[in-house]
RNA sequence: UUCACGAAACGGCAAACCUGCGGAAACGCAGGGGCGCAAAGCUUGUUGCCCUCCCGGAUCGGAUCCGCGGGUCGAACGGCUGUUGAA
Repeated sequence: UUCACGAAACGGCAAACCUGCGGAAACGCAGGGGCGCAAAGCUUGUUGCCCUCCCGGAUCGGAUCCGCGGGUCGAACGGCUGUUGAA
């Protein structure tokens, strides 16, 4: 110096829930709030899970299913970046 691990310190983020706004919805944003998190920083590449207004297909039709589309990184893995001149 780099990598791994991760006690402590300075700090960081911020679940559920409430309020407002957006959305058909999942959910997102802002304020409050604090369950937790050493990447609970960023990223949808693969997978999982969730939604389904419109559109396409299956179905006699509806329901339903599949696709398209959307969401979730605080679901898993992967990619990128990073604090602590500690043990």

The RNA shown here (c-di-GMP-I riboswitch aptamer) has 87 nucleotides and comes from a Deltaproteobacteria bacterium.
It matches the Rfam family "c-di-GMP-I riboswitch aptamer". Gene Ontology term of the family: cyclic-di-GMP binding.
The organism belongs to Myxococcia, within Bacteria.